[in-house]
Context: one part of a larger RNA
């Protein structure tokens, strides 16, 4: 010096991206226990006390005919030690916010999560030789020894309150009309040839399906959800008015947010001091309603901030045990 373990004055997170690591806590009994809540929880919340040994008394349970033996509880008295859940084993706690409801699942070998799944919700397809899937075609198989309270696809993701406007574009669904339109049908005619009958070639109208055009519907289908100017008796602001454009101009709720560039926005709280954090404001560069919006008890080896306890993380390092390295033999 390396690995591992133990101890430490005073201080106690000053360390650091971050309390990472370590320390604290830990069991049983009694007391006690907040906000919030889906009334189940939260909860071992938090917090406080006791625990060893001996004796007495009262009782308990089991066995025994009984004497009595064994077990346990309560009350009282006493004893010893630095230390009585004496070793080992054995939750640190509380507050705040974000995300995800939850238990689960995942990158075997750098990511365990806010990602996936989930119960629940919606849309859509499918009437049975079902739709869908596999197989070159087919036969066949799964779906299913199921039958719309079933099966497939897709989005969302417990629960609560909700889910606004736009069908112009794209898609899907519907539409006995009309337009366009292939093969085919049709043959007015035309051409070649032949004396002719004919044969051959070409061919205008007209009739021809789906599709497309066209007409409607549909957004928990793909998607979208404006600009400029003026105006109130200080100023500022604009309930109000004008105008242009659009298919329609973002409703409720939320908002410097896992989204805010300017930005360490401004104000308040916490600190002696706070680019983080919490509460507000709204000027939303560029939130917004199942690519769901906003809340939410419980839960989380998730993420943020704060506090208590605790500590060699640190001020600042020191000593020791064991095993190596190293030096000497």
């Nucleotide at each position: 010096c390396c690995g591992u373990c133990c101890u430490g004055a005073a201080g106690g997170a000053a360390c650091u991206c971050g309390g990472c690591a370590a320390a604290u806590u830990g069991c049983u009994u009694g007391c006690g226990u907040a906000a919030c809540u889906u009334c189940g929880g939260g909860a071992u919340a938090a917090g406080c006390a006791a625990g060893c040994c001996c004796c007495a008394u009262a009782c308990u349970u089991g066995g025994g005919c009984a004497a009595c033996c064994a077990u346990g509880u309560a009350u009282g008295g006493g004893g010893g030690g630095c230390a009585c859940a004496a070793a080992c084993u054995a939750g640190g706690u509380g507050g705040u916010a974000g995300c995800g409801a939850c238990u689960g699942u995942u990158u075997a070998u750098c990511u365990a999560a806010a990602a996936c799944a989930c119960a629940g919700g919606g849309c859509u397809c499918u009437g049975c030789g079902a739709a869908g899937u596999c197989u070159g075609u087919a036969a066949g198989a799964c779906g299913a020894c199921g039958u719309a309270u079933a099966g497939g696809g897709u989005c969302u993701g417990a629960c609560g309150c909700c889910u606004g406007c736009c069908c112009g574009g794209u898609g899907c669904c519907g539409g006995a009309a009309g337009g366009u339109u292939a093969a085919g049908a049709g043959g007015a005619g035309a051409u070649g040839u032949g004396c002719a009958a004919g044969c051959a070639u070409u061919g205008a109208a007209u009739c021809g399906a789906a599709g497309c055009c066209c007409c409607g519907g549909u957004a928990a289908a793909c998607g979208g959800c404006g600009g400029c100017c003026g105006u109130a008796a200080c100023a500022a602001u604009a309930a109000c008015g004008g105008u242009c454009c659009u298919a329609a101009g973002g409703u409720a709720g939320c908002g410097a947010a896992a989204u805010u560039c300017c930005u360490u926005g401004u104000c308040g709280g916490g600190u002696a001091a706070g680019u983080u954090c919490c509460g507000a404001c709204c000027u939303g560069c560029a939130c917004g309603a199942a690519g769901g919006g906003c809340g939410u008890a419980a839960c989380g080896a998730c993420u943020u901030c704060c506090a208590c306890a605790c500590u060699g993380u640190c001020u600042c390092c020191a000593g020791g045990g064991c095993g190596g390295a190293c030096u000497c033999a």
Predicted 3D model of a 329-nucleotide part of an RNA (large-subunit ribosomal RNA, domain IV) from a metagenome. The prediction has a mean pLDDT of 88.